[in-house]
Context: one part of a larger RNA
RNA sequence: AAUCAACGCUGGCGGCGUGCCUAACACAUGCAAGUCGAACGCGGUUAGUAGCAAUACUAACUGAGUGGCGAACGGGUGAGUAACGCGUGGGUGACCUACCUUCGAGUGGGGGAUAACGUCCCGAAAGGGACGCUAAUACCGCAUGACAUCCUCUUUUUGAAUAGAGAGAGAUCAAAGCCGGGGAUCGCAAGACCCGGCGCUUGAUGAGGGGCCCGCAUCUGAUUAGCUAGUUGGUGGGGUAAUGGCUCACCAAGGCAACGAUCAGUAUCCGGCCUGAGAGGGCGGACGGACACACUGGGACUGAGACACGGCCCAGACUCCUACGGGAGGCAGCAGUGGGGAAUUGUUCACAAUGGGCGCAAGCCUGAUGACGCAACGCCGCGUGGAGGAUGAAGGUCUUCGGAUUGUAAACUCCUGUUGCUCGGGAAGAAUGGCUCCGACCUAAUACGUCGGAGUGUGACGGUACCGGGUGGGGAAGCCCCGGCUAACUCUGUGCCAGCAGCCGCGGUAAUACAGAGGGGGCAAGCGUUGUUC
Numbered sequence: 001a002a003u004c005a006a007c008g009c010u011g012g013c014g015g016c017g018u019g020c021c022u023a024a025c026a027c028a029u030g031c032a033a034g035u036c037g038a039a040c041g042c043g044g045u046u047a048g049u050a051g052c053a054a055u056a057c058u059a060a061c062u063g064a065g066u067g068g069c070g071a072a073c074g075g076g077u078g079a080g081u082a083a084c085g086c087g088u089g090g091g092u093g094a095c096c097u098a099c100c101u102u103c104g105a106g107u108g109g110g111g112g113a114u115a116a117c118g119u120c121c122c123g124a125a126a127g128g129g130a131c132g133c134u135a136a137u138a139c140c141g142c143a144u145g146a147c148a149u150c151c152u153c154u155u156u157u158u159g160a161a162u163a164g165a166g167a168g169a170g171a172u173c174a175a176a177g178c179c180g181g182g183g184a185u186c187g188c189a190a191g192a193c194c195c196g197g198c199g200c201u202u203g204a205u206g207a208g209g210g211g212c213c214c215g216c217a218u219c220u221g222a223u224u225a226g227c228u229a230g231u232u233g234g235u236g237g238g239g240u241a242a243u244g245g246c247u248c249a250c251c252a253a254g255g256c257a258a259c260g261a262u263c264a265g266u267a268u269c270c271g272g273c274c275u276g277a278g279a280g281g282g283c284g285g286a287c288g289g290a291c292a293c294a295c296u297g298g299g300a301c302u303g304a305g306a307c308a309c310g311g312c313c314c315a316g317a318c319u320c321c322u323a324c325g326g327g328a329g330g331c332a333g334c335a336g337u338g339g340g341g342a343a344u345u346g347u348u349c350a351c352a353a354u355g356g357g358c359g360c361a362a363g364c365c366u367g368a369u370g371a372c373g374c375a376a377c378g379c380c381g382c383g384u385g386g387a388g389g390a391u392g393a394a395g396g397u398c399u400u401c402g403g404a405u406u407g408u409a410a411a412c413u414c415c416u417g418u419u420g421c422u423c424g425g426g427a428a429g430a431a432u433g434g435c436u437c438c439g440a441c442c443u444a445a446u447a448c449g450u451c452g453g454a455g456u457g458u459g460a461c462g463g464u465a466c467c468g469g470g471u472g473g474g475g476a477a478g479c480c481c482c483g484g485c486u487a488a489c490u491c492u493g494u495g496c497c498a499g500c501a502g503c504c505g506c507g508g509u510a511a512u513a514c515a516g517a518g519g520g521g522g523c524a525a526g527c528g529u530u531g532u533u534c
Base pairs, nucleotide, nucleotide: 001533002532003531005530006529007528008527009526012382013381014380015379016378017377018375019374020340025338026337027336029335030334031333034069035068036067039066040065042063043062044061045060046059047058048057049056050055076293077292078291085218087216088215089214090213091212092211095210096209097208100206102204103203104202105201106200107199108142110140111139117132118131119130120129121128122127148172149171150170151168152167153166154165155164156163177198178197179196180195181194182193185192186191219265220264221263226256227255228254231253232252233251234250235249236248237247238246268290269289270288271287272283273282274281275280295316296315297314298313299312318329319328320327321326346372348371349370350369354368355366356365357364358363385415386414387413388412395406396405397404398403419475420471421470422469423468424467425466429461434456435455436454437453438452439451440450441449478523479522480521481520482519483504484503485502489518490517491516492515493514499506500505
């Protein structure tokens, strides 16, 4: 000088930060991932229309289900890991990529189911079964088929072809619809048809993201010296998006190591942070990037992406429910509880902003985030008053008894109003978006769509920040030290006792070193102590 600190005494306010370093111990409760009716069928409620009624249709709200996208992000933690894990610089002639971007081509025609639902059955529950009905942008054939993929041949570039280009009556593979609107034409109508939007299929491009490989670098121990059989290499199968003993069969006998292999211990890594004149040394909490993990161990499924924190299966430990047959669970998400510990906060508010998911949109969801709350835990700022005031008051302390000191300190007088209290005013964070109107573009169109303008509207924090009025010195100072180092001295008590102490050392009757008092010194809403680092 520093600190994710703790402890003791003390404590007025504000701003910005920070807050389980220990048990990756166990967790009650609530919330933390949904959304889409402009993909689909069905049910409920209300209203309206038609009808004598049953009922049908329309609209709004709503329920579970099929289907799509998301759930692989965001959030947490640092157990493991000494490793291509991280950092840095390269490679991929060995690769993938949903949504987004840009540019092509296409979107034809059919089929069979199934959940929901209904009836019935089993079970305490969790849940399950049988039969029957139904829809789709769910599922499955058919057609079409290229600048896609595969095969064959030719050729070009390269150090190297598995790459590029070209050719082939060669082979293989697609799709789905939904919504808004409309002048003319056809039609009684629905619609045909046309326009626009959102999609779908198949290619190519870019961006962003990811996989894999390599050089260098990355703690301690030799009281760890040898280690290794898929081990090292080859050939050939398999596997992967892709290279590769990644895996398998066969063949060869290799590979690593004193430039430290192997083994053991410790440890996430970095940007950075602390210290220091620097070189170095120490650290990796908050914030940002990467990695790893999600009760413990193992496994795959789905998917563009996971071997998946709030998904599935198996095993294990633990907890809970049970009708004893069987079931349920995973806070290292946000709060919160117990436990451990010297020690670490609210079971708060809001999606108003920023960002994310879904949706044409309105919007819904979001313990991400934005806020408020608690804690002097840290840094920074402010205040606890200012000026005058000598009889140098009283009291205290010391005294050589003269006085000295506390001390302009107080009293007293005159002010001020930071802050506090109170009253009033009162932002910025809000831009979007929706609706209405106007205009431009597009157009057959005044639809639709795109753009611009005007109007209307949206704030958790919060009546907050800030501003003004009133009030009145009123509500706001402690802690450590005073032998030397080291700024600051006397008295009393004690008597090697009681005690102090970072080191040297003090104390055995005149203690500036113990205890108290007066005085003084230092820092100040803090001051000291302890731990740790330089």

This is a predicted structure of a 534-nucleotide part of an RNA (small-subunit ribosomal RNA, 5' domain) from an uncultured bacterium. The coordinates come from a structure-prediction model, not an experiment, and the mean pLDDT is 83. RNAcentral holds the full RNA, with entries from ENA and SILVA.